[in-house]
RNAcentral holds the sequence, with entries from Rfam. Predicted 3D model of a 128-nucleotide RNA (Glycine riboswitch aptamer) from Simplicispira hankyongi. Its Rfam family is "Glycine riboswitch aptamer". About the family: This family represents the bacterial glycine riboswitch. Taxonomically the source falls in Simplicispira (Bacteria, Pseudomonadota, Betaproteobacteria, Burkholderiales).

This record gives sequence, structure tokens and C1' cells, in this order.
RNA sequence: CGUUUCCUUGCUGGAGAGAGGCCGGGCGCUGCGCAGAGCAGCGCCACCGGCCCACCGAAGGAGCAAGCCGCACGGCCAGCCAGGGCGAUGGGGUGAAUCUCUCAGGUAAAGCGGACAGCAGGGCAAAU
Repeated sequence: CGUUUCCUUGCUGGAGAGAGGCCGGGCGCUGCGCAGAGCAGCGCCACCGGCCCACCGAAGGAGCAAGCCGCACGGCCAGCCAGGGCGAUGGGGUGAAUCUCUCAGGUAAAGCGGACAGCAGGGCAAAU
């Protein structure tokens, strides 16, 4: 200096699952009421609150297989000493995901978020 991994910025693409139920609250309309307060009915609330049930996995988080490491015990091989090799059993450490869990998050459209992918930059922690 270049490349790759990694981190990061911008643009683009990007799935899944209840417009769930109940209560409160708010808004609108109608009727009663002289007016007001208030009462009743109907409608709306994804962007108000609480509770309950069902569901999704691709923010984040968590769990693990083989393998590897070393420990215990015992067997076999080799061996002058130092010290080694192979195998069974047990338990420990390490160990991945788009797998699993569903804590968190999410479940009409829109919006937000979104693992991951492509393109264009930046960084210089690591490898070459």
C1' cells in the first nucleotide's frame, strides 16, 4: 500500500402474526331537559389508559450439536531413566445459526421498527 474479516454512514430492497375481547375515558349525532347540569341510545378511537386470551420471530436477549481442550478412573502398547502413544467410561470448559425459547419486541392499511442482501463511502481493531 492492497485485499479480506469487523465496525460505521448514506441509498435501495426486506417477511411473519387478532382492524381480538372487556372495562374506563374521549369525540360526534339523536332524544329528554326553558337554558345549564345531567340522563338514555347509536357510531368512532391504529395514533388514549388498564386487564385478559390467541398468535409471530428477522431489533435486542437467551439455549445448544459435532469438534477441540484439559481432569478423574481403569485397560492395552512401548520403555534404562526422563517421559510417551491408543481406547472405553464419567463429569467440566469452549463451542454456530435464518435452529430452538419467546424475556423483550411485534400482530388492518399507512407510519415506525426490521435479521439479512446489494451499491457507494468512512474507520484502522485483526488477519494476510